[in-house]
Molecule: Bacterial RNase P class A
Organism: Desulfobacterales bacterium
RNA sequence: GGAGUAGUUCAAACGAUCGCGGAAUCAGCGGGCUGGUUCCGAGGAAAGUCCGAACACCACAGGGCAGGGUGCUCCAUAACGUGGAGUCGCGGUAACGCGAAGGAAAGUGCAACAGAAAGUAUACCGCCCCGCCGGCAGGCGGGGUAAGGGUGAAAAGGUGCGGUAAGAGCGCACCAGUUCCCCGGGUGACCGGGGAGCUCGGUAAACCCCACCCGGUGCAAGACCAAAUAGGGAAACGUCUGAGGGUGGCCCGCCCAAGUUUCCGGGUAGGUCGCAAGAGAUGCCGGGUAAUCGGCAUCCACAGAUGAAUGAUCGUUACCCGUAUCAGGGCAACCUGAAUCGGGCACAGAAUUCGGCUUAUGAACUGCUUCGGCC
Numbered sequence: 001g002g003a004g005u006a007g008u009u010c011a012a013a014c015g016a017u018c019g020c021g022g023a024a025u026c027a028g029c030g031g032g033c034u035g036g037u038u039c040c041g042a043g044g045a046a047a048g049u050c051c052g053a054a055c056a057c058c059a060c061a062g063g064g065c066a067g068g069g070u071g072c073u074c075c076a077u078a079a080c081g082u083g084g085a086g087u088c089g090c091g092g093u094a095a096c097g098c099g100a101a102g103g104a105a106a107g108u109g110c111a112a113c114a115g116a117a118a119g120u121a122u123a124c125c126g127c128c129c130c131g132c133c134g135g136c137a138g139g140c141g142g143g144g145u146a147a148g149g150g151u152g153a154a155a156a157g158g159u160g161c162g163g164u165a166a167g168a169g170c171g172c173a174c175c176a177g178u179u180c181c182c183c184g185g186g187u188g189a190c191c192g193g194g195g196a197g198c199u200c201g202g203u204a205a206a207c208c209c210c211a212c213c214c215g216g217u218g219c220a221a222g223a224c225c226a227a228a229u230a231g232g233g234a235a236a237c238g239u240c241u242g243a244g245g246g247u248g249g250c251c252c253g254c255c256c257a258a259g260u261u262u263c264c265g266g267g268u269a270g271g272u273c274g275c276a277a278g279a280g281a282u283g284c285c286g287g288g289u290a291a292u293c294g295g296c297a298u299c300c301a302c303a304g305a306u307g308a309a310u311g312a313u314c315g316u317u318a319c320c321c322g323u324a325u326c327a328g329g330g331c332a333a334c335c336u337g338a339a340u341c342g343g344g345c346a347c348a349g350a351a352u353u354c355g356g357c358u359u360a361u362g363a364a365c366u367g368c369u370u371c372g373g374c375c
Stems, first nucleotide, its partner, number of pairs: 001371010012317007020041010043347001047358002050356005055218004067214005072086005087101001088099004102209002107207002109203002124149002126145008157175006176199010222273004232264006244256004278300001280299008319344004324340002326337004
């Protein structure tokens, strides 16, 4: 220097002008608006809404069935399908990455094409034996054989020796795999060693079996205040001894008349709460390899909208890019510049709140691996 791999940090800064939401406070009046002052005002993913919780309401004695989920081990956690550290397998020269990673020796099912045969194995070619035919070459029939050829993703362990008509774990040695037992290490998954038996194909994100877990709906949950309407309750007055209503304001009169009034209650519109002090943040110390846990100190009006604020413009600086210009260096390719000019500055936008995962995305930095060059 190239290529790769793992991770960390930031998410531009400052100033001016104009605006938006909220809190506190002051003033004004038209009494819920206006204006002033001070302060606060998106993210690492606020996103997808994919998991897990808190919280709320509904349901619920206990147990089972059905249904769904998870699936190596230990640990972490409020919990998780998440995380940490490991085991085993696979990929990579390596750093490192990936894995729904229990059971196929319970049962059922499935396997395209090719192939003789795809699972109580199978005989297409070949090999061997026997019989018949034939002058020979060979042909036909019966049987044996999975060692050789061929097919396939996959063909009933591999190599060698023996054995045999030819062969075959048929026998033996070594190797491989697997079940059981013993010893050693580890909390454990598992690893190492020894012995005995066996050679039993694959597939469970196929049914299934085993172990563990799981009630439903989501802040439009839900609680409170409360104009209005219907139905409901109570009291008072009244039904020809006339409450009440109409007759332009009042009394009389006249007309109509069986209900009228008040309160409770109900809970629609609207409003308030839920809703910002919590599985909080920052720093230090300690335990632990780590995830994470414990202790101490400090901080918190510090987003809280609801047709939904958190913005816009200008300037300066920073950062990045340029086969632009200039300067310096170099034979050159090219390199350097606290020079100029031009351009760029991502993904994205809280809506009850947390813990994760996934996806989108700009820049800087660090560790490690590997290859090449020079000393």